[in-house]
RNA sequence: GGGUGUUUAGCUCAGCUGGUUAGAGCGUUCGGUUCACAUCCGAGAGGUCGGUGGUUCGAGUCCACUAACGCCCA
Numbered sequence: 001g002g003g004u005g006u007u008u009a010g011c012u013c014a015g016c017u018g019g020u021u022a023g024a025g026c027g028u029u030c031g032g033u034u035c036a037c038a039u040c041c042g043a044g045a046g047g048u049c050g051g052u053g054g055u056u057c058g059a060g061u062c063c064a065c066u067a068a069c070g071c072c073c074a
Base pairs, nucleotide, nucleotide: 001073002072003071004070005069006068007067010026011025012024013023019057028044029043030042031041032040050066051065052064053063054062
């Protein structure tokens, strides 16, 4: 330099052919249970979906550019 994959909650990851409120597990906070801890049960908080722009009535999803990390080729 050419090609290609990934980027969504603190961590690991889903998210179908673009569709009407963005989710799960773990973690975390509060409450219940216990003499207490763990387990278990209930409830909650936490996200501008890497960034910018575009297409569309509507974008996590499509397009362009860009950033970070990885793989292949040279």